[in-house]
RNA sequence: GGCCGGGCCCCUCUUGGCUGGUAGUGGUGAACUCCGCCAGGCCGGGAACGGAGCAACGGUAGCCAUGACCCAGGGUAAGCGGGUAGCUCGGUCCUC
Numbered sequence: 001g002g003c004c005g006g007g008c009c010c011c012u013c014u015u016g017g018c019u020g021g022u023a024g025u026g027g028u029g030a031a032c033u034c035c036g037c038c039a040g041g042c043c044g045g046g047a048a049c050g051g052a053g054c055a056a057c058g059g060u061a062g063c064c065a066u067g068a069c070c071c072a073g074g075g076u077a078a079g080c081g082g083g084u085a086g087c088u089c090g091g092u093c094c095u096c
Base pairs, nucleotide, nucleotide: 001093002092003091004090005089006088007087008086009083010082011081013079014078015077016076018073019072020071021070024066025065026064027063028062034059035058036057042051043050044049
C1' cells in the first nucleotide's frame, strides 16, 4: 500500500417500549337561564280543549377518569437487509 471481515457511523424495514393524541367507555353536568318530554300544580276557557312550564326521566356543550389491536413522534431497545466518505480492531497478500 492492496484486498477481506468485525465494531462505530448512515439508510430502509420489523417487533417492542416510551411520550403525546384520538375513537370508545364510565362519571359529572349547566348558580348566570342548554335541549327533549313534561305527572302534579298554574294560566285561559262554560266545556271541549289550548298555553307557559317546576320536579322526575332521557340527552347536549363543558369538565374528570380510563383508554385502545387507532394516529403521530424520538439523543428509544433489539433484530433482518443495505451503504461505506471517515475512525478503529483483526486477518491476509505485496513492496521497502
This is a predicted structure of a 96-nucleotide RNA (Bacterial small signal recognition particle RNA) from a Deltaproteobacteria bacterium. It matches the Rfam family "Bacterial small signal recognition particle RNA". It is annotated as a non-coding RNA gene. Taxonomically the source falls in Myxococcia (Bacteria, Pseudomonadati, Myxococcota).